[in-house]
């Protein structure tokens, strides 16, 4: 120098859905699958509602890219339902730099 594996740091992408229940102007509990289903803080709003939006945490992902979004109100199976599970699909998209350790391989310089 090159490329391996493995830690780590800094940076950046990215999801929060589905049943009961209980409770109403401020907010609770229990199940599902899953790494992760909003844990804090602030701001704003709902009864055909109970959510929406910023920052932080956690948790997954960063081109070796199946984290995730599109298609898609897709196609099949299952469930009380669901982004459940497969299928579509290795199809389009889609976020990176740097450090430390270890051993490999080249090459070049010194010395014996």
């Nucleotide at each position: 120098g090159c490329g391996c594996g493995u830690c780590g740091c800094u940076a950046g992408g990215g999801g929060u859905g589905c049943c009961c229940c209980a409770c109403c102007a401020u907010g609770g509990g229990g199940g599902c699958u899953g790494a992760g289903a909003c844990g804090g803080c602030c701001g704003c709003g709902a009864g055909c509602g109970g959510g929406c939006g910023g920052c932080c945490a956690a948790c997954c992902c960063u081109u070796u890219g199946a984290a995730c979004c599109u298609g898609a109100a897709c196609c099949g199976g299952g469930u009380c339902a669901u982004u459940c599970c497969g299928g579509c699909g290795g199809a389009g998209g889609g976020a990176a730099g740097c450090g430390g350790c270890g051993g490999g391989c080249g090459c070049u310089c010194c010395a014996c």